[in-house]
Context: one part of a larger RNA
Molecule: small-subunit ribosomal RNA, 5' domain
Organism: uncultured bacterium
RNA sequence: GAACGAACGCUGGCGGCAUGCUUAACACAUGCAAGUCGAACGAAGGUCCGGAGCUUGCUCCGGGUCCCUUAGUGGCGAACGGGUGAGUAACGCGUGGGAAUCUACCUAAAAAUGGGGAAUAACUGUUGGAAACGACAGCUAAUACCGCAUAAUCCCUUCGGGGCAAAGGCUUCGGCCGUUUUUAGAUGAGCCCGCGUUAGAUUAGGCUGUUGGUGAGGUAAUGGCUCACCAAACCUACAAUCUAUAGCUGAUUUGAGAGGAUGAUCAGCCACAUUGGGACUGAGACACGGCCCAAACUCCUACGGGAGGCAGCAGUGGGGAAUCUUGCACAAUGGAGGAAACUCUGAUGCAGCGAUGCCGCGUGAGUGAAGAAGGCCUUUGGGUUGUAAAGCUCUUUCGUCGGGGAAGAAAAUGACUGUACCCGAAUAAGAAGGUCCGGCUAACUUCGUGCCAGCAGCCGCGGUAAUACGAAGGGACCUAGCGUAAUUC
Numbered sequence: 001g002a003a004c005g006a007a008c009g010c011u012g013g014c015g016g017c018a019u020g021c022u023u024a025a026c027a028c029a030u031g032c033a034a035g036u037c038g039a040a041c042g043a044a045g046g047u048c049c050g051g052a053g054c055u056u057g058c059u060c061c062g063g064g065u066c067c068c069u070u071a072g073u074g075g076c077g078a079a080c081g082g083g084u085g086a087g088u089a090a091c092g093c094g095u096g097g098g099a100a101u102c103u104a105c106c107u108a109a110a111a112a113u114g115g116g117g118a119a120u121a122a123c124u125g126u127u128g129g130a131a132a133c134g135a136c137a138g139c140u141a142a143u144a145c146c147g148c149a150u151a152a153u154c155c156c157u158u159c160g161g162g163g164c165a166a167a168g169g170c171u172u173c174g175g176c177c178g179u180u181u182u183u184a185g186a187u188g189a190g191c192c193c194g195c196g197u198u199a200g201a202u203u204a205g206g207c208u209g210u211u212g213g214u215g216a217g218g219u220a221a222u223g224g225c226u227c228a229c230c231a232a233a234c235c236u237a238c239a240a241u242c243u244a245u246a247g248c249u250g251a252u253u254u255g256a257g258a259g260g261a262u263g264a265u266c267a268g269c270c271a272c273a274u275u276g277g278g279a280c281u282g283a284g285a286c287a288c289g290g291c292c293c294a295a296a297c298u299c300c301u302a303c304g305g306g307a308g309g310c311a312g313c314a315g316u317g318g319g320g321a322a323u324c325u326u327g328c329a330c331a332a333u334g335g336a337g338g339a340a341a342c343u344c345u346g347a348u349g350c351a352g353c354g355a356u357g358c359c360g361c362g363u364g365a366g367u368g369a370a371g372a373a374g375g376c377c378u379u380u381g382g383g384u385u386g387u388a389a390a391g392c393u394c395u396u397u398c399g400u401c402g403g404g405g406a407a408g409a410a411a412a413u414g415a416c417u418g419u420a421c422c423c424g425a426a427u428a429a430g431a432a433g434g435u436c437c438g439g440c441u442a443a444c445u446u447c448g449u450g451c452c453a454g455c456a457g458c459c460g461c462g463g464u465a466a467u468a469c470g471a472a473g474g475g476a477c478c479u480a481g482c483g484u485a486a487u488u489c
Base pairs, nucleotide, nucleotide: 001489002488003487007484008483009482010481013361014360015359016358017357018356019354020353021319026317027316028315030314031313032312035076036075037074040073041072043070044069045068046067048063049062050061051060052059053058054057083272084271085270092197093196094195095194096193097192098191101189102188106185107184108183109182110181111180112179113178114148116146117145123138124137125136126135127134128133154163155162156161168177169176170175198244199243200242205235206234210232211231212230213229214228215227216226217225247269248268249267250266251262252261253260254259274295275294276293277292278291297308298307299306300305325351327350328349329348333347334345335344336343337342364394365393366392367391374385375384376383377382398430400425401424402423403422404421408416433478434477435476436475437474438459439458440457444473445472446471447470448469454461455460
């Protein structure tokens, strides 16, 4: 000198764009953050129509096209998006390769969609429990479930042969959306390898599924991944093992560069979801707002038993030098579901708070010497503050008030928002501070104090004329900031 997710002290007018728990991966009240589909399905209710009873607006019975609402079965989604960095020194990440794999939805292509069956929730009845939640019996549907048929471009094969599927819905009757099998693509993911990736030798030996082979199991797939048997290997001074620390990268920052330091925001990858373990479902998880077990903690309880997981968005307590609103909207972009209308979306878009940073603007401009008054200094002549003020002549940015008023939205639809912006009105009016002045280092005098009180980054000042302490006047520098201390170069 530069930098910062910054903090503290004094001060503080406006706007734009960014940015905001670096500490306790500490504990969490409350609300919201993942639903959707009635064009898969049965049912119930509402609306509607007709009839009856009448108490004249209620009850009962029947009906069916449309419409609406839902708890349940079923489908898809919930593995994305969002958060955090605890763990991890590792094929985790980066980069370059590889072969033994899977891939829902999407695209392209080839074919098929025949004929049957048995249940079950909802519902009804009985019943247990304080609750959470159940138990038994009966009834019912499906794109839920199960056989049969068909069978190759599919799978297995000893090459003879053997085996495997499906579901319908809507319709303006044209078709559309689906379902099943296979192939190819796209996308996404799993796996292997070369090289690179912090410090310590006051860590020198480490390892027994360990290293390799054969065979089997397992997986989507290779492989000691697992197991049986056999061999005794394997790693290591080119640093194994152990210990400590740490998410990695694109990048950021500094520097002429080489290099050093860092890894907030944004983007890619990884890991985690109170702690530890486990699998289920599924194309995909060993699953933040799913399940089971164990543990700690909190809450409810009729003491028998239950409920919970903010490292989602807000917010609370705590810790801390320190870090925001329990806001608005799905209008845009994107995502899930749906044929669609649409619904959901604390992703996202916006607004709020904070000088936290960067950038821009303003706090007036011109004129004005009697060099006013006052202050300060003085050699008492004067000098300085100082064109500074006043006065006079102007202007109105920002702000205020009044009026108009977009774009963002392809036809409709705007949270932001009466916002940006434009026009007009009034008035210099509402808007300047901080640090420093001995040298380094730009900027000096007086008074007070008297090795005291104090200052200080280093050198050093202060013991009676202190440009170094405190105050005043004056000055220097930066400016909505200025200074201090921390950290990095």